Predicted 3D model of a 375-nucleotide RNA (Bacterial RNase P class A) from a Sphingomonadaceae bacterium. The sequence was found by an Rfam model in a public genome assembly. The source organism's lineage runs through Bacteria, Pseudomonadota, Alphaproteobacteria, Sphingomonadales and Sphingomonadaceae. The coordinates come from a structure-prediction model, not an experiment, and the mean pLDDT is 78. Rfam family: Bacterial RNase P class A. Gene Ontology terms of the family: tRNA processing, ribonuclease P activity and dimeric ribonuclease P complex. From the family's description: Ribonuclease P (RNase P) is a ubiquitous endoribonuclease, found in archaea, bacteria and eukarya as well as chloroplasts and mitochondria.

[in-house]
């Protein structure tokens, strides 16, 4: 130096005019206001795809269903489909990249076309024998050789055979068992067995383990203004005591509801419950609203995520919606006839967080892998 590879950070700066939100204010100012202060958009503020918190709503317990998610050990966190770390497995010459990672012997399904033959198959070209005068025709044998495919029922190689075929053996793959390391996933290793039984589950499915609903347009409050509006189904309207002339009241029971479904328990109701439809009100303030699983800097724990402590620090709350506009100089990048001329990225909070994923001109930093040259 150059080519790869994985991690961080900037993403404009200064100064002048003028004009913006919000908060303190013992200054001015009767008040409205003004003055001074101090703060004021991201690494994704973006998609809304996870997981939370906060709010309400479901009557609470326990069992089953259904519907969803998620799928290799271990850890982290509030938790998560997310982060670390290891293991297999694919891809790279390496650093490094991905995860489609539990089950095909529980069932079911699919595997076009081509090919003989694609789930329990199979002889098209061919090899081998026998018969036949040669040819050609007949018989019998193979599935090792080609060929079709995305894939042909272990794989090379040796013996064996009329040719062959795990028929045999070597070795790799396969299934079973042991040891021996690791908390597992999983790896080494050693004995037995010639060992027919394919792929796809990100197909239905089966196993594991996990899961109430709707969301700040949540909910609270106050002010206001309508029409206490209309119609129509369903299922019900039972019995017992006590008081009373009687109604009316009180007490109990059966029964109903409140749940996807069942017990148990609780709560109405006991004469009401539940429903569907047509219609007029209200669209206005105020709260929620930002002090948080918050950020920065030490030291300690772990490989690491990350957690433990110490000690600073308050950093937006707008509500048709603030932070812009103007000039000027400087910075970066590219091109230049050296006079200058172009560019300067993705993009704007609206309850708040932890995360994934896509979008970004151009800059710097640290690491590792590789290949050239010099000492």
């Nucleotide at each position: 130096c150059c080519a790869g590879g994985g991690g961080g950070c900037c993403g404009g700066g200064c100064a002048g005019c003028c004009g913006c939100g919000c908060g303190u204010u013992u200054c001015c100012g009767c008040a409205a206001g003004g003055g001074a202060u101090g703060c004021g958009a991201g690494g994704a503020a973006a998609g809304u795809c996870c997981g939370g918190g906060c709010u309400c709503c479901a009557c609470g317990a326990a069992g089953u269903a259904a519907g969803g998610g998620u799928g290799g050990c271990g850890g982290g966190u509030a938790a998560c489909g997310c982060c670390c770390g290891c293991c297999g497995u694919g891809g790279g010459a390496a650093a490094c990249c991905a995860u489609a990672g539990g089950g095909a012997a529980a069932g079911u399904g699919c595997c076009a076309c081509a090919g003989a033959g694609a789930g329990c198959a199979g002889a098209c070209c061919g090899c081998c024998c026998c018969g036949c005068u040669g040819g050609u025709c007949g018989g019998g044998g193979c599935a090792a050789g080609g060929g079709u495919g995305a894939a042909a029922g272990g794989g090379u190689g040796c013996g064996g055979u009329a040719a062959g075929a795990g028929c045999g053996c070597a070795c790799c793959g396969g299934g079973a068992g042991g040891c021996u390391g690791g908390c597992g996933a999983c790896a080494g290793u050693c004995u037995c067995c010639g060992c027919a039984c394919g792929g796809c589950a990100a197909a239905c499915c089966c196993c594991a383990c996990c899961c109430g609903g709707a969301g700040c347009a949540a909910g609270g409050c106050c002010a206001a203004a309508u029409a206490g509006g209309g119609a129509c189904u369903u299922c019900g309207c039972g019995c017992c005591c006590c008081u009373u002339c009687a109604c009316c009241g009180g007490g109990g029971c059966a029964g109903g509801a409140a749940c996807a479904c069942u017990u148990c328990g609780u709560u109405c109701c006991g004469a009401g419950a539940a429903g569907u439809c047509c219609g007029g009100g209200u669209u206005g303030g105020c709260u929620g609203c930002u002090u948080g699983a918050g950020c920065a800097g030490g030291g300690g724990a772990g490989c690491a995520a990350u957690c433990c402590u110490c000690c600073g620090c308050c950093c937006a709350g707008a509500u048709g919606a603030a932070u812009g506009g103007c000039u000027g100089c400087c910075c970066c990048c590219g091109c230049u006839u050296c006079g200058g001329c172009g560019g300067g990225a993705c993009a704007g909070a609206a309850c708040c967080c932890g995360g994934c994923u896509u979008a970004c001109a151009g800059g710097c930093c640290c690491c590792c892998u590789g290949g050239c040259a010099u000492u």